[in-house]
Molecule: transfer RNA
Organism: Strongylocentrotus purpuratus
RNA sequence: GUGGCCUAAUGGAUAAGGCAUCGGUUUCCUAAACCGGGGAUUGUGGGUUCGAGUCCCAUC
Repeated sequence: GUGGCCUAAUGGAUAAGGCAUCGGUUUCCUAAACCGGGGAUUGUGGGUUCGAGUCCCAUC
């Protein structure tokens, strides 16, 4: 080492936000603005624990 990219999350309940992307409103068109949606099983394999993105081991 976490969505396409960037960055959060004290061992605690649906993994959060920005950008991008898709749809809509608006516009003659584009852009901007506003509204809404999808997208992560957190590099991989194990372990500890009631509970792991978080601690431990190995591996890439």